Model confidence (mean pLDDT): 77 of 100. The RNA shown here (TPP riboswitch aptamer (THI element)) has 95 nucleotides.

[in-house]
RNA sequence: UUGUUGAAGCGGGGGUGCUGGCGAUAGCCGGCUGAGAGAGUCCCUUCGAACCUGAUCCGGCUAGCACCGGUGUAGGGAGCUUCGUCGCACGGGGG
Numbered sequence: 001u002u003g004u005u006g007a008a009g010c011g012g013g014g015g016u017g018c019u020g021g022c023g024a025u026a027g028c029c030g031g032c033u034g035a036g037a038g039a040g041u042c043c044c045u046u047c048g049a050a051c052c053u054g055a056u057c058c059g060g061c062u063a064g065c066a067c068c069g070g071u072g073u074a075g076g077g078a079g080c081u082u083c084g085u086c087g088c089a090c091g092g093g094g095g
Stems, first nucleotide, its partner, number of pairs: 002087002005084006011045004017032006051076003057070004
């Protein structure tokens, strides 16, 4: 100098669905999936499918959501600092 990789600090981003009963609504009590179902610092933070758009999308599957595949090398999406690890190149010192 450039790349690999880890941690910490501070900061930032995100989702909350499906379903049964009751209820005028608001909502309340259960069931399912999931890390998370307004909840726990739960998940994600550019190495970015966390999450959003297309999308009330297409195929499979399911009680339904979820899930699997496609769309998808799509379009967006929230980062700085410090310390360390390993590798390469260069320079210095010693033998």